Background: A computed fold for a 103-nucleotide RNA from a Phycisphaerales bacterium, annotated as TPP riboswitch aptamer (THI element). It was read from a public genome assembly, where an Rfam model found it. NCBI's taxonomy places the organism under Bacteria, Pseudomonadati, Planctomycetota, Phycisphaerae, Phycisphaerales.

[in-house]
RNA sequence: CAUUCACGCUCGGGGCGUCCUCGGAAUUCGGUCCGGGGGCUGAGAGGCACCCGUGGAACCUGAUCCGGAUUAUGCCGGCGGAGGGAAGCGAACAUGCCUGCAU
Numbered sequence: 001c002a003u004u005c006a007c008g009c010u011c012g013g014g015g016c017g018u019c020c021u022c023g024g025a026a027u028u029c030g031g032u033c034c035g036g037g038g039g040c041u042g043a044g045a046g047g048c049a050c051c052c053g054u055g056g057a058a059c060c061u062g063a064u065c066c067g068g069a070u071u072a073u074g075c076c077g078g079c080g081g082a083g084g085g086a087a088g089c090g091a092a093c094a095u096g097c098c099u100g101c102a103u
Base pairs, nucleotide, nucleotide: 001096002095003094007090008089009088010087011053012052013051014050016047017040018039019038020037021036022035023034024033025032059084060083061082065078066077067076068075
């Protein structure tokens, strides 16, 4: 001097499933809804917590998808070099270049 990968601030985006059990409501008695407790996976299963913000797989569509597992479930993989998807500022605790000094 330049830049902004990590970082900070502010703002914004997103998901919340599945199984068991208890209580309540309603019922055409198959199932459904609400609330409590517990199990599974996970960063997170309503916490101002977690994750993500274009260098974008946070998350959504495709999807009542396909294959494999499981008590069950996006649980795992494919799909996916498919599409969509939310940003500004800061500064040295950062990086690069130039110059000077010392060795």